The RNA shown here (Lysine riboswitch aptamer) has 161 nucleotides and comes from a sheep gut metagenome. The prediction has a mean pLDDT of 83. Rfam family: Lysine riboswitch aptamer. Rfam describes the family as follows. Riboswitches are metabolite binding domains within certain messenger RNAs that serve as precision sensors for their corresponding targets. The sequence is in RNAcentral, with records from MGnify.
[in-house]
RNA sequence: CGAAAGAGGCGCGGUGUUCAUCAGUAGCGCUCCGGCAAGGGCAGGCAGCCGCCGGGCGCGAAAGGGGCCACCGCCGAAGUACCGCUCCCGGGCCUGCGGGAUCGGCGCUGGGGCUGCGGAGAAGAUCCGCCGCACUGUCACGGAAACGUGGAGCGCUGUCG
Numbered sequence: 001c002g003a004a005a006g007a008g009g010c011g012c013g014g015u016g017u018u019c020a021u022c023a024g025u026a027g028c029g030c031u032c033c034g035g036c037a038a039g040g041g042c043a044g045g046c047a048g049c050c051g052c053c054g055g056g057c058g059c060g061a062a063a064g065g066g067g068c069c070a071c072c073g074c075c076g077a078a079g080u081a082c083c084g085c086u087c088c089c090g091g092g093c094c095u096g097c098g099g100g101a102u103c104g105g106c107g108c109u110g111g112g113g114c115u116g117c118g119g120a121g122a123a124g125a126u127c128c129g130c131c132g133c134a135c136u137g138u139c140a141c142g143g144a145a146a147c148g149u150g151g152a153g154c155g156c157u158g159u160c161g
Base pairs, nucleotide, nucleotide: 001161002160003159005157006156009075011074012073013072014071015070016069018067019066027059028058029057030056032055033054034053035052036051039050040049042096043095044094045093046092078109079108080107082105083104084103086101087100088099089098090097110136111135113133114132116130117129118128119127120126138151139150140149141148142147
């Protein structure tokens, strides 16, 4: 230098069944009550349809996210900022705006935990980001040692050439 292998531990991610939540919400119906009338979609325009909003009564979901269990792939596992192609969603079409998915490029983060703050979310769940705090693994330096200081996974350990 190259190749394959391995370790960190509440370790990382995925799939499936099931359970609760989502929620008495959205939506639908009503020969009920009230308000509105150039109104009704995220915005503008076109077309089409017909009411729209609130209350009451009746019926009444789902997705995302989460728990248990099982299985799968793994140790830049994975996550995330920015950029790019394509696709999907927001009632039909066009324009815009917003959101999301896969992939690619490039950068950052060793790992899990906790407080605070911010974002997403129905949410005291969960996820993501930032500051801080100890803990932990690893290497370097110092040390007789216990330990101390610091760095980062593009690292570290062992094996083979």